A computed fold for a 131-nucleotide RNA, annotated as FMN riboswitch aptamer (RFN element). Its Rfam family is "FMN riboswitch aptamer (RFN element)". About the family: The RFN element is a highly conserved domain that is found frequently in the 5'-untranslated regions of prokaryotic mRNAs that encode for flavin mononucleotide (FMN) biosynthesis and transport proteins. The sequence was found by an Rfam model in a public genome assembly.

RNA sequence: GUUUUGUUUUAGGGCGGGGUGAAAAUCCUCACCGGCGGUAAUGAGCGAAAGCUACAAGUCCGAGAGCCUUUUUAGGUUGAGCAGGUGCGAUUCCUGAACCGACGGUUACAGUCCGGAUAAAGAAACAAGGC
Numbered sequence: 001g002u003u004u005u006g007u008u009u010u011a012g013g014g015c016g017g018g019g020u021g022a023a024a025a026u027c028c029u030c031a032c033c034g035g036c037g038g039u040a041a042u043g044a045g046c047g048a049a050a051g052c053u054a055c056a057a058g059u060c061c062g063a064g065a066g067c068c069u070u071u072u073u074a075g076g077u078u079g080a081g082c083a084g085g086u087g088c089g090a091u092u093c094c095u096g097a098a099c100c101g102a103c104g105g106u107u108a109c110a111g112u113c114c115g116g117a118u119a120a121a122g123a124a125a126c127a128a129g130g131c
Base pairs, nucleotide, nucleotide: 001131002130003129004128005127006126007125008124009123010122016030017029018028019027032111033101034100036062037061038060044053045052046051058099059098066077067076068075069074082096083095084094085093103115104114105113
């Protein structure tokens, strides 16, 4: 350095204004939010160079959560992206106007409130073993 196992820590943002109503953070309206791994061309840092490093997608690929089935271990399922521009190359950059958001609860229908969740993909640190 790499890999395996274990332990610990960590691991999601957002309802503000107006309207209706007996009642709405749930409806209407203007606003608001965008987790994890991968991919990645400008730009940033380092380097004489080759090159290296970190960051960058809610809508691409994948995982988790959720939901369904189940022999409790597995299987299934799981939202939404177009147009234009630059360029050899972009569904990731720039511009525009869009779109999406589990389940249960609730005086009234929830991406934003409460709950399962003291959960979890993942990330970091440490320890032990292998190469």